A computed fold for a 1491-nucleotide RNA from an uncultured prokaryote, annotated as small-subunit ribosomal RNA. The prediction has a mean pLDDT of 85.
RNA sequence: AGAGUUUGAUACUGGCUCAGAACGAACGCUGGCGGCACGCCUAACACAUGCAAGUCGAACGGCAGCGGGCCUUCGGGCGCCGGCGAGUGGCGCACGGGUGAGUAACGCGUGGAUACCUAUCUAGAGGUGGGGGACAACAGUUGGAAACGACUGCUAAUACCGCAUAAGCCCUACGGGGGAAAGAUUUAUCGCCUUAUGAGGGGUCCGCGUUGGAUUAGCUAGUUGGUGGGGUAACGGCCUACCAAGACGACGAUCCAUAGCUGGUCUGAGAAGAUGACCAGCCACACUGGGACUGAGACACGGCCCAGACUCCUACGGGAGGCAGCAGUGGGGAAUAUUGCGCAAUGGGGGCAACCCUGACGCAGCAAUGCCGCGUGAGUGAAGAAGGUUUUCGGAUUGUAAAGCUCUUUCAGCAGGGAAGAUAAUGACGGUACCUGCAGAAGAAGCCCCGGCUAACUCCGUGCCAGCAGCCGCGGUAAUACGGGGGGGGCUAGCGUUGUUCGGAAUUAUUGGGCGUAAAGGGCGCGUAGGCGGCUAGGAAAGUUGGACGUGAAAUCCCGCGGCUCAACCGCGGAACUGCGUUUGAUACUGAUGACCUAGAGUCCGGGAGAGGGUGGUGGAAUUCCCAGUGUAGAGGUGAAAUUCGUAGAUAUUGGGAAGAAUACCAGUGGCGAAGGCGGCCACCUGGACCGGUACUGACGCUGAGGCGCGAAAGCGUGGGGAGCAAACAGGAUUAGAUACCCUGGUAGUCCACGCCGUAAACGAUGUGUGCUCUAGAUGUCGGGCAGCUUGCUGUUCGGUGUCGCAGCUAACGCAUUAAGCACACCGCCUGGGGAGUACGGCCGCAAGGCUAAAACUCAAAGGAAUUGACGGGGGCCCGCACAAGCGGUGGAGCAUGUGGUUUAAUUCGAUGCAACGCGAAGAACCUUACCAGCUCUUGACAUCCUGCGAAUCUGUAAGAGAUUACGGGGUGCCUUCGGGGAGCACGGAUACAGGUGCUGCAUGGCUGUCGUCAGCUCGUGUCGUGAGAUGUUGGGUUAAGUCCCAUAACGAGCGCAACCCCUAUCCUUAGUUGCCAGCAUUAAGUUGGGCACUCUAGAGGAACUGCCGGUGUCAAGCCGGAGGAAGGUGGGGAUGACGUCAAGUCCUCAUGGCCCUUAUAGGCAGGGCUACACACGUGCUACAAUGGUCGGUACAGAGGGCAGCGAAGGGGCGACCCCCAGCGAAUCUCGCAAAGCCGAUCUCAGUUCGGAUUGGAGUCUGCAACUCGACUCCAUGAAGUCGGAAUCGCUAGUAAUCGCGGAUCAGCAUGCCGCGGUGAAUACGUUCCCGGGCCUUGUACACACCGCCCGUCACACCAUGGGAGUUGGUUUGACCCGACACCGGUGGCCUAACCCUUCGGGGAAGGAGCCGUCUACGGUCAGAUCAGCGACUGGGGUGAAGUCGUAACAAGGUAGCCGUAGGGGAACCUGCGGCUGGAUCACCUCCUUU
Repeated sequence: AGAGUUUGAUACUGGCUCAGAACGAACGCUGGCGGCACGCCUAACACAUGCAAGUCGAACGGCAGCGGGCCUUCGGGCGCCGGCGAGUGGCGCACGGGUGAGUAACGCGUGGAUACCUAUCUAGAGGUGGGGGACAACAGUUGGAAACGACUGCUAAUACCGCAUAAGCCCUACGGGGGAAAGAUUUAUCGCCUUAUGAGGGGUCCGCGUUGGAUUAGCUAGUUGGUGGGGUAACGGCCUACCAAGACGACGAUCCAUAGCUGGUCUGAGAAGAUGACCAGCCACACUGGGACUGAGACACGGCCCAGACUCCUACGGGAGGCAGCAGUGGGGAAUAUUGCGCAAUGGGGGCAACCCUGACGCAGCAAUGCCGCGUGAGUGAAGAAGGUUUUCGGAUUGUAAAGCUCUUUCAGCAGGGAAGAUAAUGACGGUACCUGCAGAAGAAGCCCCGGCUAACUCCGUGCCAGCAGCCGCGGUAAUACGGGGGGGGCUAGCGUUGUUCGGAAUUAUUGGGCGUAAAGGGCGCGUAGGCGGCUAGGAAAGUUGGACGUGAAAUCCCGCGGCUCAACCGCGGAACUGCGUUUGAUACUGAUGACCUAGAGUCCGGGAGAGGGUGGUGGAAUUCCCAGUGUAGAGGUGAAAUUCGUAGAUAUUGGGAAGAAUACCAGUGGCGAAGGCGGCCACCUGGACCGGUACUGACGCUGAGGCGCGAAAGCGUGGGGAGCAAACAGGAUUAGAUACCCUGGUAGUCCACGCCGUAAACGAUGUGUGCUCUAGAUGUCGGGCAGCUUGCUGUUCGGUGUCGCAGCUAACGCAUUAAGCACACCGCCUGGGGAGUACGGCCGCAAGGCUAAAACUCAAAGGAAUUGACGGGGGCCCGCACAAGCGGUGGAGCAUGUGGUUUAAUUCGAUGCAACGCGAAGAACCUUACCAGCUCUUGACAUCCUGCGAAUCUGUAAGAGAUUACGGGGUGCCUUCGGGGAGCACGGAUACAGGUGCUGCAUGGCUGUCGUCAGCUCGUGUCGUGAGAUGUUGGGUUAAGUCCCAUAACGAGCGCAACCCCUAUCCUUAGUUGCCAGCAUUAAGUUGGGCACUCUAGAGGAACUGCCGGUGUCAAGCCGGAGGAAGGUGGGGAUGACGUCAAGUCCUCAUGGCCCUUAUAGGCAGGGCUACACACGUGCUACAAUGGUCGGUACAGAGGGCAGCGAAGGGGCGACCCCCAGCGAAUCUCGCAAAGCCGAUCUCAGUUCGGAUUGGAGUCUGCAACUCGACUCCAUGAAGUCGGAAUCGCUAGUAAUCGCGGAUCAGCAUGCCGCGGUGAAUACGUUCCCGGGCCUUGUACACACCGCCCGUCACACCAUGGGAGUUGGUUUGACCCGACACCGGUGGCCUAACCCUUCGGGGAAGGAGCCGUCUACGGUCAGAUCAGCGACUGGGGUGAAGUCGUAACAAGGUAGCCGUAGGGGAACCUGCGGCUGGAUCACCUCCUUU
């Protein structure tokens, strides 16, 4: 410090996820030791048992128990001593310990303040005199189950109460008045009272800070203030009476929810975010609620009273209790320990003290819960052992790892010694830490991961299964991603997972983000609060800033030093604690204050522009309707039609009239307005802006949360109006349907007045304002001014409105003085997509609805811009037998052949749009053959190795369908070192193995098809761009061509094109046999001699290059025409197939990975099948006839083949063919008569003298064999068919058409295929259209790329959620009722020891019980508010593998889309009105740029 993930790729926006650190954790696997920490986060749920606060005899009366002593009548007695249960009394119990329920508060933090109090302690001062009456204990009687009492009697005190005294103290009206004490005893102290200082502690008040929600906006009656009184330690509405009507709140009151606060802790670079376990400070609480008492201190955890719930005891009458103290139990929970030891230390309470108490505390126990440390051995050791794994079979790896050898002993174990902690004594820990010795490598390693992020790879198994997964994603037969093994990586007594927090996340942005198109500018203005604000000089010093002082507890963090062997941990010192307060300086800036100014803003005067607004009036054109005339059969409408109108006279046309609405031309990226918006003309009323002048005011300004107003269209209400248009609706078309698009009608509405609504793509998707002397310019246009002159131009200036463009900005597109640049001020808004601008709540509205505005759940994306492709029922240019123009076909018939389908035991398999279908197959009767049924074989028909035997081989018989089986016969070779061995073959045996046309062409190689012989496909360097990429390769011409030229940030190059190669057309040359024959001789014949001129053959050359001329073109490339030439613009044909596409085809040509079979999925055999046949399709042949058929005669090829062959001549047969044999391995012989053609004859338009299928009969040939299932011949038969619907194919010249010939395969079989020549056309205006392709451009939501993507209803399943008659519970408010205990007030006839009076009877003072009252907890009734749970039914939403219906959107998406609104419709949607461009295309206009 970043990384993964949206895309084909890119740079952005943006979310999700990961790597880090941390934890009071939990879970899984594993687990040796020690130190130091830490351990109910949940039920503030309920608690058995024990312990956690007592102490003092030096306050007191006493003596229950213990010990001693004395006395004793042995029953006991004596408090005499040590002491002491219970009691009176004092102090403590308000500390310590626990918990975090409540609390959003002066509760806490921080800094101040003072109307206050303070036991014990304390500097100091003074005092301590003299009396009195009781009550416990105790004794007796007595009630009760108990808890606990009742009555009578005795008694002490440091308990209680008077009196005296009063330095100081308190009150005061300043005259005065009031108020204390306690003693004990060892005689030295401890106490007591009053006063007072301090310390420490506490109370109260104030400034500032302290969570979320406005879908909580108003709240408050003791409320706010005053006066009097009361109350308190103390101020105060703290309480009360009266008076006033205030107080708080947008700087967030009230309400709701949540929460103890802090030092700190975790994270972070910091800012900050999260958190508040342990330790420390404060607060609150102690079963729940209320209350007071005592006391210095409490409204009191282990005190009291009352109420409530719960638990327990009970004799049913009553009682008792409160672990959120330490242990512990149950429960809850994923989860958290011992009913331990000790007061030895530290600290606390009491006491003079000894001492007692202390679950505070010190220790121990349990738990890897965390942090820290240590160990599980070290060295050597290659035969690189064995084993494992893997393998290309060579090896590699595990791996110096092990074994072996040599050492060591930390920790644990055993034994011995043995602390500090303790100043004199006292040690729970503890025989602990530590030290020493002994034995032995001995007792001690796991967990996670290995596709990328992210370090680490292989084998097997599995086969979208099982499973994994933090994100992306793996798994459908070769999984580094699942499971196992091996190996490796990481950490280590731990390792992973889960949860949570911060970080990364600049992903809430103060530091440190944004808003044209990604989410985001309010529809527009006016304006309140608020925020911000021009120039100059002054004074003051609030902000600001320097210094000083106080405070900021300790601990923690950081630094230094030190102590435990180190570390964790601990100690000491420092720094720091970024804060607050006080004080003293400074005065630039900001604020406040008073004063000045004119540049901001405004006023005034003079001008001109304008669809700015409102009211009233008025004009013409047009539409429709009505009346009348002319006139006749149609009109209207559409892609084409129909509905509709019209002979009752339409449409058309003329004249007249009526009505409503809108204002052609002018008209313009022209004008005006804040926006919405505004358009004939005239008048009136009225707002704003601009220019010029510079007289006036003197900062009066900018923005603007709330608020107020304006606000298109649609819509609503009331009343008018209604010509045209037109939602709904009706009809007609279209269509599979058509609730649409098109047409004919047509109602609301559109118009007016008044009132609502308040929304739009209300858009420049761009808030307003300031700075044009903040930042280049150029050029239009509107309004005004100035200057100059040539009087319609130039220059300049102010204001508006456009276009292009620099810097700069931007993710890019783009913006660019009218900013999206550079800055400032203020407002609004955004924070992933969906759910959703929805639900609920509130406000507004007559309604429609608007404004405000979530969550659950779900996804890993959703997006903006640009790039390359692909696509478009987008555009431009161009090409192609693509269309057109022609010729001939197919589709109809019969047959052939292939395919589908069907059938079958099998009809083997493959090929399936073009690019499968006369294809693999250049030839299935057996074979082929892979298929079927049957028979049969198992190291095999075939290969290698080992072994035995035999040479090989030839041949017979029998059985069988044959394979095969059985039995024979003949026969021995070659090399040799002569022992035997070897080569080769056959047979037998054994093991490895053979074999497979079995599967996977989606594991592959190779080969092939196709786009396409289309003109394209790329690279290097450079340049441009953040980048994908672009440029080059585009543009202007040209070409068959990315062919060439020119231009050009490109310059070059490669694969393609072309050329080079072959055939063909012409000439020359060389060579003449088997070829040829001009002249000579010769023959039946180039037959022969001769010759090589010619033809021809086959070698080498020439020739054609737009070379020449003219025109054109840009002076080019080229094109057009011409000459010459055998050939003219690549002359014709072939071979040649770029980068790539189609997971195209082929595992059945071959090769090959993996899988599968192995007495069978291998091998052999005979038979059958591949030839089936209701049908459908493709490709062909033959025809339908007269451009023909038949018969006769007659002419002319080329290219090929031939020895298991071609086969002449001759003979036979009507013929297929046969017999015989010559010649020829072929320019020699042969197949081999070419046919169409030409000449003549005949047929005469018909199912024929066309056509030949089919069938019968008879033959020929091949072959082991023609039944299934060959070809051919002859005789006979003579089907369909009379030119073929929709549709569709080929062909542009020696081509189509037509005619025959040959070849491969092959025993035989050709209408197929591959070749060859003969005869030999027609047409092409042209590129609008169909198809395919190329280039450029455009749109895109496509990129497995339009066979794409994608929307909504419906159906099914699941999930969360809204409404919902209601129902249950919580919280809370108002009114009322009841009203415990206690405090307080009143009364107090009853009661009362202390003081006073007394006649001693009593009375008084003072107090109390009781009663009454105020207040009040709990409880109750009624009415609300709010939150949550459940809820029949219901609404939409989300998700889901291939469901149904349509096709809405993306291309002009086939009706451009979208926004608002209204109506309609199964659904997407359709239609009306207004708006937007975020619409393609064409044309026009305007503007700009260049010349």
About this RNA: Its Rfam family is "Bacterial small subunit ribosomal RNA". Its family is annotated with structural constituent of ribosome and ribosome in the Gene Ontology.